RNAcentral holds the sequence, with entries from MGnify. A computed fold for a 94-nucleotide RNA from a marine eukaryotic metagenome, annotated as SAM riboswitch aptamer (S box leader). The coordinates come from a structure-prediction model, not an experiment, and the mean pLDDT is 81. Rfam family: SAM riboswitch aptamer (S box leader). Gene Ontology term of the family: regulation of gene expression. The model forms 94% of the base pairs in the Rfam consensus.
[in-house]
């Protein structure tokens, strides 16, 4: 860079000690211990293996829709609500 998916699903322990949820805003999580690392477990089904089967292997994931919005268009209501598309991001494959 191309392409597919992103409203489902799935947590315990140890270490450690203050931030974290990509960015801005909102909102939220967090000393009843976040983020992170490790172990174990699980979810899932992109690739792989298979005659076939999530049974094997490689990734990924396990708060909230990618937590929501961001740009454009449409509709309704009075500067908000709803819908569609896009951008950005994440992951897989190439």
């Nucleotide at each position: 860079c191309u392409u597919a998916u992103c409203a489902a699903g799935a947590a315990a322990g140890a270490c450690g000690g203050a931030g974290g949820g990509a960015u801005g805003g909102g909102c939220c999580c967090u000393a009843u211990g976040a983020u992170g690392u490790c172990u174990u477990g699980g979810c899932a089904a992109c690739c792989u293996u298979u005659a076939a089967c999530g049974a094997u292997g490689g990734u990924g994931c396990c708060a909230a829709a990618u937590c929501c919005c961001a740009c454009u268009c449409c509709a309704a209501a009075u500067u908000u609500u709803g819908g569609a598309g896009g951008a950005a991001g994440a992951u897989g494959a190439g």